[in-house]
RNAcentral holds the sequence, with entries from MGnify. The RNA shown here (transfer RNA) has 64 nucleotides and comes from a marine eukaryotic metagenome. Rfam family: tRNA. Rfam links the family to the GO term triplet codon-amino acid adaptor activity. By type it is a transfer RNA. Its mean pLDDT, the model's own confidence on a scale to 100, is 84.

């Protein structure tokens, strides 16, 4: 110091979201591409604070 969908990343304590892949459909002779939609998260584990924790504290596990 970092840990949040397969991958990269956001997110003032106040409904977890983007691009990229993936799956439908529109297009196309057909395939990419482009448009449209949709699924995908126990926020790396326990615990504490607080009406409310990814966010704040603690104690671990991993990476650098």
């Nucleotide at each position: 110091c970092c840990g949040u969908g397969g991958c990269u990343c956001a997110a003032u304590g106040g409904u977890a979201g983007a691009g990229c892949a993936u799956c439908g459909c529109u297009c196309u002779c057909g395939u990419a591409a482009a448009g449209c939609g949709a699924a995908g998260g126990u926020u790396g584990a326990g615990g504490g604070u607080u009406c409310a924790a990814g966010u704040c504290c603690c104690u671990u596990c991993g990476g650098u």